[in-house]
Context: one part of a larger RNA
Molecule: large-subunit ribosomal RNA, domain IV
Organism: Natronogracilivirga saccharolytica
């Protein structure tokens, strides 16, 4: 000096990014206990008061060899100490506010949340030899189950709700027309060649050719599909500009125009979301870039990629506050263990 304990005058968060870290509080009976609620809870809310030992005197539970033993409790009285859950051991606590209903899961070894799950809610496929999955197959699994079931996808208790767009994508749904694969094919076109018909030096050559074979080329005819045609958004997504306008001023309920598939309903909103911003107002503080209520001028919320609100929960995140403390003002002593000196 460091580590790991004990202790402190007045102050009592001033420390600090932040009460980290410490301290406070803790047991038992009793008395009391708000908002707010899903009527369960919040709640050990909060917040007092008591707790030893002696005498007295009721109640009463068990056991009982009926002699008694042993526990719970109510009353009055006295007594002692600084202190009676005398030592250990055993919630600090309250307003608000954000996510997220909860109880769980998870980054084995830097993250435990607001992520994941979750009940619920929906849309969607599945008529059983199911769909789906694993498997070249055989087979299994689903399930020894059958639609109140299994499968995928999304949200994510519970309240209130969940708007407008199907023009593009994507899935179902139609069949008339367009186009369109493999195979099919009428007809062509070439090889080859019986044969004809010329010509010969009689060895043969030239030219046209049937049928068959072969190669090709092909009118037509050909499904699904895509063109088309209709549905569907708790399918993947998308929800506009400019300009005027009222008898202060300022604002536009109102006209006007463009352009779209359709222009953002409802709630909400400087927000886990706001650039400009420490935005204005207000409340708290002497003093508040946080923090809480309001406004709306939303850069760039917004309705099952769910909207808003919500008791209970949380080792979750932010602001206060009440005790309560060496966090600090600002050191200080002590123990113990290491360092450090000496050996």
């Nucleotide at each position: 000096u460091c580590a790991u304990g004990g202790c402190c005058a007045a102050g009592g968060a001033a420390c600090u990014c932040g009460g980290c870290a410490a301290a406070u509080u803790g047991g038992a009976u009793c008395c009391g206990u708000a908002a707010c609620u899903u009527c369960g809870g919040g709640a050990g809310a909060a917040g007092g008061a008591u707790c030893c030992c002696c005498c007295c005197u009721g109640a009463u539970g068990c056991c009982u060899u009926c002699g008694g033993g042993u526990g719970u409790u109510g009353g009055g009285g006295g007594g002692c100490g600084c202190a009676g859950u005398g030592a250990a051991a055993a919630g600090g606590c309250c307003c608000a506010a954000a996510c997220g209903a909860c109880u769980g899961u998870u980054u084995a070894u830097c993250a435990a949340a607001a992520a994941c799950a979750c009940a619920u809610g929906u849309c969607u496929c599945u008529g059983c030899u199911a769909a789906c999955a694993c498997g070249g197959a055989a087979g299994u699994g689903g399930a020894u189950g059958u639609a109140u079931a299994g499968g995928g996808a999304c949200u994510g208790a519970c309240a209130c709700c969940u708007g407008c767009c199907c023009g593009g994508u994507g899935c179902c749904g139609g069949a008339a027309g367009g186009u369109u694969a493999a195979g099919g094919a009428a007809g062509g076109g070439c090889g080859u060649u019986a044969g004809a018909g010329g010509c010969u030096u009689c060895g043969g050559c030239c030219u046209c050719a049937a049928a068959g074979c072969g190669c090709u080329u092909g009118a037509c005819u050909g499904a699904a599909g895509c063109c088309c045609c209709g549905g569907u958004a708790a399918a993947c997504g998308g929800c506009g500009g400019c300009c005027g306008u009222a008898a202060c001023u300022a604002u536009a309920a109102c006209g006007g125009u463009c352009c779209u598939a359709a222009g953002g309903u409802a709630g909400c909103g400087a927000a886990a979301u706001u650039c400009c911003u420490u935005g204005u107002c207000g409340g708290g503080u002497a003093a508040g870039u946080u923090c809480c209520g309001a406004c709306c001028u939303g850069c760039a919320c917004g309705a099952a990629u769910g909207g808003u609100g919500u008791a209970a929960c949380g080792a979750u995140u932010u602001g206060g506050g009440c005790a309560c403390u060496g966090u600090c003002u600002c050191g200080g002593c002590c123990a113990u263990g290491a360092g450090c000196u000496c050996g």